[in-house]
Molecule: transfer RNA
Organism: Spirochaetia bacterium
RNA sequence: UGAGGCGUAGCCAAGCGGUAAGGCACCGGGUUUUGGUCUCGGCAUUUCCCAGGUUCGAAUCCUGGCGCCUCAG
Numbered sequence: 001u002g003a004g005g006c007g008u009a010g011c012c013a014a015g016c017g018g019u020a021a022g023g024c025a026c027c028g029g030g031u032u033u034u035g036g037u038c039u040c041g042g043c044a045u046u047u048c049c050c051a052g053g054u055u056c057g058a059a060u061c062c063u064g065g066c067g068c069c070u071c072a073g
Stems, first nucleotide, its partner, number of pairs: 001072007010024003018056001026042005049065005
């Protein structure tokens, strides 16, 4: 320098145009002498790396950046 892939919570991770699942962790309640286990609830919210664009509507499509990984030179 070129090509391809990826970027979603503290961590892993689903989603593929119509209000962002799940698990672990964390917080609160119940249970327990305490802790752990079990159980119930909560936890992204001018939210999806950043800035524009398309659209009635964008995590999702388009453009340009930034970062990481792989391949080629």